[in-house]
Molecule: transfer RNA
Organism: uncultured Oscillospiraceae bacterium
RNA sequence: GCCGCCGUGGUGGAAUUGGCAGACACAAGGGACUUAAAAUCCCUCGGUAGCAAUACCAUACCGGUUCGAGCCCGGUCGGCGGCA
Numbered sequence: 001g002c003c004g005c006c007g008u009g010g011u012g013g014a015a016u017u018g019g020c021a022g023a024c025a026c027a028a029g030g031g032a033c034u035u036a037a038a039a040u041c042c043c044u045c046g047g048u049a050g051c052a053a054u055a056c057c058a059u060a061c062c063g064g065u066u067c068g069a070g071c072c073c074g075g076u077c078g079g080c081g082g083c084a
Base pairs, nucleotide, nucleotide: 001083002082003081004080005079006078007077010026011025012024019067028044029043030042031041032040046057047056048055049054060076061075062074063073064072
């Protein structure tokens, strides 16, 4: 230099064909149980604004296509692998 695959919450990792982004698990926080703890069980858990209802934003980054993009197209950055 060329080719291929990948990039999603704190972590791992889903989202089949473009149609409510973050299922599920771990971690974390609160509660129950206990003399106390561990284990177990229940609830919560992306961000911003708001008393709340709710609204807006968020899939590495910037654009494009589309009524609608994590998904399709172009470019950039990064990681891994292959070829030279």